[in-house]
RNA sequence: CACAUCUGAAAAGCGGGCGAGCCCUCCCGGCGACGGGGGCGCCGCCCCACCCAAGGUGCAAACCAGGACUCCUCCGACCGGAGGGUCCAGGUGAACCUCUCAGGUUCCGAUGACAGAUGGGGAGGA
Numbered sequence: 001c002a003c004a005u006c007u008g009a010a011a012a013g014c015g016g017g018c019g020a021g022c023c024c025u026c027c028c029g030g031c032g033a034c035g036g037g038g039g040c041g042c043c044g045c046c047c048c049a050c051c052c053a054a055g056g057u058g059c060a061a062a063c064c065a066g067g068a069c070u071c072c073u074c075c076g077a078c079c080g081g082a083g084g085g086u087c088c089a090g091g092u093g094a095a096c097c098u099c100u101c102a103g104g105u106u107c108c109g110a111u112g113a114c115a116g117a118u119g120g121g122g123a124g125g126a
Stems, first nucleotide, its partner, number of pairs: 001121001003119006013048001015047005021042002024039006049105003055101001056099001058097001062092003066088004071084005
């Protein structure tokens, strides 16, 4: 430094609508198969609201190099050179910040940065 196992670990919806798809139940019609309507739960789809700690986006100081200057200092008076300053655009550049793409808030489970312990590994230093 990464991996595996265990443990801890936050935030945000008891949201709305559609479907009669699955199961259960109620009413009506029917001898019956069944048909129509209603309800709970599940499932699927859509919409709205919200969260940031899988992952991802963006960037401050600083550093790097470039251009411009009737700028400042020095070498050496000129050409020239070195350093500094100002302006312009560029590259590198962090997070628990930021965005909300992704993910999540749909029920007790899953995800989860980070932290602790254990384990076997890799790299480097003394």